Source information:
Small-subunit ribosomal RNA, 3' major domain from Candidatus Syntrophonatronum acetioxidans, 471 nucleotides, folded computationally. The coordinates come from a structure-prediction model, not an experiment, and the mean pLDDT is 84.
[in-house]
Context: one part of a larger RNA
RNA sequence: UGACGGGGGCCCGCACAAGCGGUGGAGCAUGUGGUUUAAUUCGAAGCAACGCGAAGAACCUUACCAGGGCUUGACAUCUACCUGACGUGUUUGAGAAAUCAGGCAUUUCCCUUCGGGGACGGGUAGACAGGUGGUGCAUGGUUGUCGUCAGCUCGUGUCGUGAGAUGUUGGGUUAAGUCCCGCAACGAGCGCAACCCCUGUUCUUAGUUGCCAUCAUUUCGGGUGGGCACUCUAAGGAGACUGCCGGUGACAAACCGGAGGAAGGUGGGGACGACGUCAAAUCAUUAUGCCCUUUAUGUCCUGGGCUACACACGUGCUACAAUGGCCUGUACAACGGGUAGCUAGGGAGCGAUCCUGAGCCAAUCCCCAAAACAGGUCUCAGUUCGGAUUGCAGGCUGCAAUUCGCCUGCAUGAAGCUGGAAUCGCUAGUAAUCGCGGAUCAGCAUGCCGCGGUGAAUACGUUCCCGGGCC
Numbered sequence: 001u002g003a004c005g006g007g008g009g010c011c012c013g014c015a016c017a018a019g020c021g022g023u024g025g026a027g028c029a030u031g032u033g034g035u036u037u038a039a040u041u042c043g044a045a046g047c048a049a050c051g052c053g054a055a056g057a058a059c060c061u062u063a064c065c066a067g068g069g070c071u072u073g074a075c076a077u078c079u080a081c082c083u084g085a086c087g088u089g090u091u092u093g094a095g096a097a098a099u100c101a102g103g104c105a106u107u108u109c110c111c112u113u114c115g116g117g118g119a120c121g122g123g124u125a126g127a128c129a130g131g132u133g134g135u136g137c138a139u140g141g142u143u144g145u146c147g148u149c150a151g152c153u154c155g156u157g158u159c160g161u162g163a164g165a166u167g168u169u170g171g172g173u174u175a176a177g178u179c180c181c182g183c184a185a186c187g188a189g190c191g192c193a194a195c196c197c198c199u200g201u202u203c204u205u206a207g208u209u210g211c212c213a214u215c216a217u218u219u220c221g222g223g224u225g226g227g228c229a230c231u232c233u234a235a236g237g238a239g240a241c242u243g244c245c246g247g248u249g250a251c252a253a254a255c256c257g258g259a260g261g262a263a264g265g266u267g268g269g270g271a272c273g274a275c276g277u278c279a280a281a282u283c284a285u286u287a288u289g290c291c292c293u294u295u296a297u298g299u300c301c302u303g304g305g306c307u308a309c310a311c312a313c314g315u316g317c318u319a320c321a322a323u324g325g326c327c328u329g330u331a332c333a334a335c336g337g338g339u340a341g342c343u344a345g346g347g348a349g350c351g352a353u354c355c356u357g358a359g360c361c362a363a364u365c366c367c368c369a370a371a372a373c374a375g376g377u378c379u380c381a382g383u384u385c386g387g388a389u390u391g392c393a394g395g396c397u398g399c400a401a402u403u404c405g406c407c408u409g410c411a412u413g414a415a416g417c418u419g420g421a422a423u424c425g426c427u428a429g430u431a432a433u434c435g436c437g438g439a440u441c442a443g444c445a446u447g448c449c450g451c452g453g454u455g456a457a458u459a460c461g462u463u464c465c466c467g468g469g470c471c
Base pairs, nucleotide, nucleotide: 008471009470010469011468012467013466015462016461019426020425021424022423023422026318027317028316029315030314031313032312033311034309035308042053043052064304065303066302067301068300069299070298073128077127078126079125080124081123082122083121084120087106088105089104090103091102092101093100094099109118110117111116130293131292133291134290135289139287141282142281143280144278146276151190152189153188154187155186156185157166158165159164170181171180172179196270197269198268199267201238202237203236204235205234206233207232210228211227212226215225216224217223241264244258245257246256247255248254320419324378325377326376327375328374336367337366338365341360342359345356346355347354348353385416390411391410392409393408394407395406396405432454433453434452435451436450437449438448
């Protein structure tokens, strides 16, 4: 000077408390440990690993295993020699394929002194390639975390023998080292805030593919004429600044209340993460030093594995029912996506789906049905709850669905009657609940990332638990 204390003071945070809903019990999904295995590829490990890398393992992916092949190589550049244009289409035999051995058709390049040279392909030899092999404790880059916490420093001056201190402490105040006042300090930088994006109000401009108040018409559909008022779209402005009023305060900063206002004291949300900490994570995104490998630790292929299963843990989904299940009827969204695509309408099928087929490169057409909602029924049962598991029959994708996909119908109908110790999330359009879209993607979503609908309870307070800031 720090760090630490079951030292003190002050102050924050869903930290506790007050509430609401979960997890921990069940079944299943998924990740991990363990075990097993020829292989179950590798990494991630308290918070900050465990629905994590993986925005999607049938083959591929794929790095693992078994077997079959290749050795200048699947890929790059160069040299020497030999040889043929390269290429395209088709086909035979062996084989699991890779590959090996052929056939046929087509094509027959550029320059030329006609000797040859160039480009491209093949072969041989050699430099080299290659490595998801090791080291994240050799590294770059990127990232997590404390923490969006309010801190971390510097120049000059002053003090101290010095390490250092001061400034940055103190009195107030703030979400904030935010601001004010004081002060041997005076200034400054990185952070805070603001500048950026979305959202909430309004104005102007613009009016198609959007809209329809008035007028006409209508097959009653903004369909048509018409209009651009309104909604909306998307570009530019306005608006909020403690600006105004009252009170408190130290005449300050500021705080409390009020007015006006769509919005009030950072309006709400996002992006944005200081100096640093954890030799934190990543050599498997990539880059890269060193080490190792070079007929193999490289590379090609077939099949298998990553999907195993006495068990343990994490994260989720579905439930245990009446605030519900089932049947019927029928309203109201938003974000998005679409040409190797989205597919209306019509037809077939109980259905998954299939056949046909209009429109749309999309404010035009399609995905698109929103679901929770309403009416009826069931009457407390392991049930008309719950749907695991299993059998049969089908559908779709794809070369291929056995290992190992998703979906449909019929049948089957398990555990489960609200979950021990313990533990998690959340303060408002939030929690809870309801559906919808997208990325990845041939196919595969209870995960992830978004979107809107319905829409609460509670916060006395800071003694205590946890984390943090200042003295």